[in-house]
The RNA shown here (transfer RNA) has 72 nucleotides and comes from Salibacterium halotolerans.
Its Rfam family is "tRNA".
The coordinates come from a structure-prediction model, not an experiment, and the mean pLDDT is 85.

RNA sequence: GAGCCGUUAGUUCAGUGGGAGAACGCUUGCUUGACAGGCAAGAGGUCACUGGUUCGAAUCCAGUACGGCUCA
Numbered sequence: 001g002a003g004c005c006g007u008u009a010g011u012u013c014a015g016u017g018g019g020a021g022a023a024c025g026c027u028u029g030c031u032u033g034a035c036a037g038g039c040a041a042g043a044g045g046u047c048a049c050u051g052g053u054u055c056g057a058a059u060c061c062a063g064u065a066c067g068g069c070u071c072a
Stems, first nucleotide, its partner, number of pairs: 001071007010024004018055001026042006048064005
């Protein structure tokens, strides 16, 4: 330098055009003498950034940034 893949909650990840989600973690309550465990409820997201397409974009297109793999 070229090609490909990835970037979504604190962590690991799902989500192929119309509701942003799961598990674990966190907070509160109940349970216990107290923990652990269990049960119930809750908080937490500019979906990496910019622009474009579309009535509508996490999702499609282009560029940028960061990470990974391959080639030179």